[in-house]
Context: one part of a larger RNA
RNA sequence: AUGAACGCUUGCGGCGUGCCUGAUACAUGCAAGUCGAACGGUUCCGGCGCAAGCCGGAAUAGUGGCGGACGGGUGAGUAACACGUAAGUGACCUGCCCGGAAGUGGGGGAUAACUCCGCGAAAGUGGAGCUAAUACCGCAUGCGCUCCGACAUUCGUUUGUCGGAAUAAAGUUGCAAAACGCUUCCGGAGGGGCUUGCGUCCUAUCAGCUAGUUGGUGGGGUAACGGCCUACCAAGGCGAUGACGGGUAGCCGGCCUGAGAGGGCGAUCGGCCACACGGGCACUGAGACACGGGCCCGACUCCUACGGGAGGCAGCAGUAAGGAAUAUUGCGCAAUGGGGGAAACCCUGACGCAGCGACGCCGCGUGGGGGAUGAAGGCCUUCGGGUCGUAAACCCCUUUUCCGGGGGACGAGCAAGGACGGUACCCCGGGAAUAAGUCUCGGCUAACUACGUGCCAGCAGCCGCGGUAAAACGUAGGAGGCGAGCGUUAUCC
Numbered sequence: 001a002u003g004a005a006c007g008c009u010u011g012c013g014g015c016g017u018g019c020c021u022g023a024u025a026c027a028u029g030c031a032a033g034u035c036g037a038a039c040g041g042u043u044c045c046g047g048c049g050c051a052a053g054c055c056g057g058a059a060u061a062g063u064g065g066c067g068g069a070c071g072g073g074u075g076a077g078u079a080a081c082a083c084g085u086a087a088g089u090g091a092c093c094u095g096c097c098c099g100g101a102a103g104u105g106g107g108g109g110a111u112a113a114c115u116c117c118g119c120g121a122a123a124g125u126g127g128a129g130c131u132a133a134u135a136c137c138g139c140a141u142g143c144g145c146u147c148c149g150a151c152a153u154u155c156g157u158u159u160g161u162c163g164g165a166a167u168a169a170a171g172u173u174g175c176a177a178a179a180c181g182c183u184u185c186c187g188g189a190g191g192g193g194c195u196u197g198c199g200u201c202c203u204a205u206c207a208g209c210u211a212g213u214u215g216g217u218g219g220g221g222u223a224a225c226g227g228c229c230u231a232c233c234a235a236g237g238c239g240a241u242g243a244c245g246g247g248u249a250g251c252c253g254g255c256c257u258g259a260g261a262g263g264g265c266g267a268u269c270g271g272c273c274a275c276a277c278g279g280g281c282a283c284u285g286a287g288a289c290a291c292g293g294g295c296c297c298g299a300c301u302c303c304u305a306c307g308g309g310a311g312g313c314a315g316c317a318g319u320a321a322g323g324a325a326u327a328u329u330g331c332g333c334a335a336u337g338g339g340g341g342a343a344a345c346c347c348u349g350a351c352g353c354a355g356c357g358a359c360g361c362c363g364c365g366u367g368g369g370g371g372a373u374g375a376a377g378g379c380c381u382u383c384g385g386g387u388c389g390u391a392a393a394c395c396c397c398u399u400u401u402c403c404g405g406g407g408g409a410c411g412a413g414c415a416a417g418g419a420c421g422g423u424a425c426c427c428c429g430g431g432a433a434u435a436a437g438u439c440u441c442g443g444c445u446a447a448c449u450a451c452g453u454g455c456c457a458g459c460a461g462c463c464g465c466g467g468u469a470a471a472a473c474g475u476a477g478g479a480g481g482c483g484a485g486c487g488u489u490a491u492c493c
Base pairs, nucleotide, nucleotide: 001491002490004489005488006487007486008485011364012363013362014361015360016359017357018356019322024320025319026318028317029316030315033066034065035064038063039062041060042059043058044057045056046055047054048053073275074274075273083199084198085197086196087195088194089193092192093191094190097188098187099186100185101184102183103182104181105139107137108136114129115128116127117126118125119124144167146165147164148163149162150161151160152159171180172179173178201247202246203245208238209237210236213235214234215233216232217231218230219229220228250272251271252270253269254265255264256263257262277298278297279296280295281294300311301310302309303308328354330353331352332351336350337348338347339346340345367397368396369395370394377388378387379386380385402430403429404428405427406426407425411420437482438481439480440479441478442463443462444461448477449476450475451474452473458465459464
């Protein structure tokens, strides 16, 4: 010094912090939705209408859009360009956002929903028919962009000019103005991919390792370089400056210690990485090989009408288990931040709060002054006395805290709107009232006597104590240390 645990003890508050073990298994609830101002329908309500229906409002399964790649968790794996740092990218990508340029013309065919008919216990699913769009597909146009060619430019695969070819779009709201969108391109910001120098644990009782292996050519693939993949060719490549193997481990900012150098650690908070029941795979997408998406294999659990299905808390709570050991199945979206929406708003176990634990740090209190025939009582005693001890009683005072009552926020950046919270805080009243322990007293090391025990019972960090007067065991009185804590254990310096 600690994310601690254990023993004894415990009044209050603030701020932090809390599964270090089984990346074990999980009941239940919640944790990612939103948009009707993209679209057709459906239901309900209201108005108008004889009716068909129209208009307005509310809701909504489906199509469609954006988001679900963020946020949250964990540390299994990983000794690696994973991380840190410094560079490169003439080898690259980037939805939403910002600046700029140009455009938004005219068409088409479907399909969910819905209706009908089936299959299935269920999960689900098949067929026929109808329909819309900012869903899908042609045509036109081409500032640009892409490709090809020429010329110029660059050390170079860069950049520029000219010519040719190919290549785009969607509407919605509004009376309107306009707003939000849509398409192509240039630039920016922020984000990311890839490459490289250097740094990064133990082991030589691991000394040789390597076949896509090392390089080349053609091809494929990617946003992109590359043996990334493939065919062929060559025989290379790495290694005592430690290859290969084995063990251990997420890395860093930092944290602890130390005068420093160094050593140890990597909880909380922040950055990066990796993982999401074990393993593999791709799809969609600007972005994933995707925790609460999909497919396959496996283990496990559950449902079943035995044909077949469902599931994944290393999200927040919570349960069982393991363990020396680690919390509430709480409140709220009021704030901050995020997703969607034109907005109102909706969602948000992120977050803000509250609860539990002296787990840590810090602060406060358990009273202050007076009070000696030095009471009683305890302990010791040489029986004179000494000591606990101004300690108590008793008198005076105060009210932090506590209890009761009253008022009552800031946090909300124009009004309204506060989970926390009737909290903090303020005022009044009451009454010393509600509040002290723990470890030690042989030396190291601060603090001594009595009795009991008799190498027993026991103590102990080291030296060592105990066998009849033990300051070392046990108890008592007293003393010393620290104090809402005190000791012990573990670990690091």
Molecule: small-subunit ribosomal RNA, 5' domain
Organism: uncultured bacterium